[in-house]
RNA sequence: GGGCCCGUAGCUCAGCUUGGAUAGAGCGGCAGACUUCUAAUCUGUAGGCCGCGGGUUCAAAUCCCGCCGGGCCCG
Numbered sequence: 001g002g003g004c005c006c007g008u009a010g011c012u013c014a015g016c017u018u019g020g021a022u023a024g025a026g027c028g029g030c031a032g033a034c035u036u037c038u039a040a041u042c043u044g045u046a047g048g049c050c051g052c053g054g055g056u057u058c059a060a061a062u063c064c065c066g067c068c069g070g071g072c073c074c075g
Base pairs, nucleotide, nucleotide: 001074002073003072004071005070006069007068010027011026012025013024020058029045030044031043032042033041051067052066053065054064055063
């Protein structure tokens, strides 16, 4: 220098292929129930504008372009 994959909640990921209700799950956090207390279990709850910028579109996490970061391969 070239190619491919990945970036979404504190963590691990789904959703992207096929655009459509201003985004979900598990774990974790917080509160409550239960318990003598803790753990486990159960209930409730907060937390994101989807790596950044631009474009297409009535509408973008999703499609297109550029950039940034990470991984693998080729030279």

Predicted 3D model of a 75-nucleotide RNA (transfer RNA) from a Candidatus Micrarchaeota archaeon.
The source organism's lineage runs through Archaea, Nanobdellati and Microcaldota.
The sequence was found in a public genome assembly.